[in-house]
Context: one part of a larger RNA
Molecule: small-subunit ribosomal RNA, 3' major domain
Organism: candidate division WWE3 bacterium
RNA sequence: UGGCGGGGACCCGCACAAGCGGUGGAGCAUGCUCUUUAAUUGGCUGCUAACCCAAGAACCUUACCAGGGCUUGACAUGCAUGAAGUAGUGAACUGAAAGGGGAACGACCGGUAUCCAGUCCGGAGCUUGCACAGGUGUUGCAUGGCUGUCGUCAGCUCGUACCGUGAGGCGUACCCUUAAGUGGGUCAACGAGCGCAACCCCUACUGUCAGUUGUAUCACUCUGACGGAACUGCCUCGGCAACGAGGAGGAAGGUGGGGAUGACGUCAAGUCAGUAUUGCUCUUACGCUCUGGGCUAGAAGCAUGCUACAAUGGCCGGUACAGCGAGAAGCAAAACCGCGAGGUGGAGCAAAUCUCUAAAACCGGUCUCAGUUCGGAUUGGAGUCUGCAAUUCGACUCCAUGAAGUUGGAAUCGCUAGUAAUCGGCGGUCAGCUAUACGCCGGUGAAUACGUUCUCGGGUCUUGCACA
Numbered sequence: 001u002g003g004c005g006g007g008g009a010c011c012c013g014c015a016c017a018a019g020c021g022g023u024g025g026a027g028c029a030u031g032c033u034c035u036u037u038a039a040u041u042g043g044c045u046g047c048u049a050a051c052c053c054a055a056g057a058a059c060c061u062u063a064c065c066a067g068g069g070c071u072u073g074a075c076a077u078g079c080a081u082g083a084a085g086u087a088g089u090g091a092a093c094u095g096a097a098a099g100g101g102g103a104a105c106g107a108c109c110g111g112u113a114u115c116c117a118g119u120c121c122g123g124a125g126c127u128u129g130c131a132c133a134g135g136u137g138u139u140g141c142a143u144g145g146c147u148g149u150c151g152u153c154a155g156c157u158c159g160u161a162c163c164g165u166g167a168g169g170c171g172u173a174c175c176c177u178u179a180a181g182u183g184g185g186u187c188a189a190c191g192a193g194c195g196c197a198a199c200c201c202c203u204a205c206u207g208u209c210a211g212u213u214g215u216a217u218c219a220c221u222c223u224g225a226c227g228g229a230a231c232u233g234c235c236u237c238g239g240c241a242a243c244g245a246g247g248a249g250g251a252a253g254g255u256g257g258g259g260a261u262g263a264c265g266u267c268a269a270g271u272c273a274g275u276a277u278u279g280c281u282c283u284u285a286c287g288c289u290c291u292g293g294g295c296u297a298g299a300a301g302c303a304u305g306c307u308a309c310a311a312u313g314g315c316c317g318g319u320a321c322a323g324c325g326a327g328a329a330g331c332a333a334a335a336c337c338g339c340g341a342g343g344u345g346g347a348g349c350a351a352a353u354c355u356c357u358a359a360a361a362c363c364g365g366u367c368u369c370a371g372u373u374c375g376g377a378u379u380g381g382a383g384u385c386u387g388c389a390a391u392u393c394g395a396c397u398c399c400a401u402g403a404a405g406u407u408g409g410a411a412u413c414g415c416u417a418g419u420a421a422u423c424g425g426c427g428g429u430c431a432g433c434u435a436u437a438c439g440c441c442g443g444u445g446a447a448u449a450c451g452u453u454c455u456c457g458g459g460u461c462u463u464g465c466a467c468a
Stems, first nucleotide, its partner, number of pairs: 001468002003465003007462007015452002019415005026307008034298002042053002064293007073132001077131004082126001088105002093100002108123004134282002137280002143276001145271003148267001150265001155194006162169002173186004200259004205228007231253001234247005309408001313367006325356003330349002335344003374405001379400007421444007
């Protein structure tokens, strides 16, 4: 100087407390471990791995396994060589395909010869050979780049001066204040930088201008662009001040709400499988390709979720209200067929114009506390759709079946307001889908916070130290 303390003081955070809803018990989905396997590809493993890489494994993907094949190679550049029915297309035959095979057809560009046809030279392309290609092989403890984490915590430093033999200190301490090393006062310090804040985006109110939406039309609403508005500006009280408490006006009040933004550094943290890249390594194979299989196995354990156990509910009928988005190999209306998934159909729409497009809520009826008109797993049958192909291994529909489950031990998680809870919608990936995931959107819409003793994490000062 740091680090640590079952030392002290002060302060903060959904850290505790006060509340609301969960997880842990059940079934299922997904990931992981382990086991099994020809293979169940690989990586990640406390917080900071485990619906993570993967915004979508039937083939492909795919890296794994079995078997079949290729060897200058699926791809790039260069050199040399050879062939002239060359390049290219590619029929029989073989094969699971890839591959092998090679009948038949059959070019292009520049020059030359000739007058067109396949003469000759060269190019392109091809053959053979050599350099090389190639590797999701290894090392993240050789690296770049990117990322997680402490932590959006308030810290981390520098110049000059001063103090100390020195390591270092001071500044950055103290008092007050703040979300903040934010600001004020004091001071051997005076200044400065990276962080904080602000500048950026969205949102709440409003003005002007414009407008194809909606409407019969105008206005309003709405959409877009550019502005305004909030600054402790005003008042009262406290305070030297910074600032704090309250009030007025206001759509909004003290950072208005949300996002982006992550200092010096820590963990030899993660990633050589996104790409790049050092070294090592394979080279008729650790490269390339094809068919089939596997990544989907299943005694068990863990993690994250979904659906429930019901009456604040289930079922039936009626009926109302969004916002974000997407759409041409696309979204698809009306009408008709089907119990339904869906089919026929094709209006309209490259979109404020057309289409995808709500549910909970509300009204009425029924069920009356039961393993039930709860719950929907599992299984049988019949179908629909996508796709070359749904057996391993897709989703959905209908009929039948109707498990476990009656609120969950120890323990443990999230959340402070348009939040939690709950309800549906859209999107990416995508032929289809395992999405109950992820990202976004709106509808309905709470409870509680006395407080900082305790738990966890963090900050500042101080103290002790058998630690560095």